The prediction has a mean pLDDT of 75.
The RNA shown here (SAM riboswitch aptamer (S box leader)) has 100 nucleotides and comes from Pedobacter duraquae.
The source organism's lineage runs through Bacteria, Bacteroidota, Sphingobacteriia, Sphingobacteriales and Pedobacter.

């Protein structure tokens, strides 16, 4: 790093470093951010997929992940609609896990 199958409105904190950006890209809006962004550390904690254990309900926390405004909204297709909006798929991204 290609392919494939699956999950995702739940859940979970501080301290150190850093020193301006951050919310996946692209565009548009919003929102966050010197009362400290993102990225690294270290401890803690969640438990979404492999593990184990159970035996259908749940437990464990070994490997990865996450630790947190719904994958922040729309931008692409359908329905519904009081024309505000609202649902639903899908693309696209993130996780796991086989696999080349």
């Nucleotide at each position: 790093u290609g392919c494939u199958u699956a999950u995702a409105g739940a859940g979970a904190a501080a301290g150190a470093u850093g020193g301006a950006g951050g919310g996946a890209u692209u565009a548009g809006a919003c929102c966050c951010u010197g009362c400290g962004a993102a990225g690294u550390c270290u401890u803690g904690g969640c438990a979404a997929c492999c593990u184990g254990u159970g035996c259908u309900u749940a437990c464990a926390a070994g490997g990865u992940g996450c630790u947190a405004c719904a994958u922040u909204c729309u931008a692409c297709g359908g329905g519904a609609u009081u024309u505000g909006u609202c649902c639903u798929g899908a693309a696209a991204g993130a996780u796991a896990a086989g696999u080349g």

Source information: The sequence was found by an Rfam model in a public genome assembly.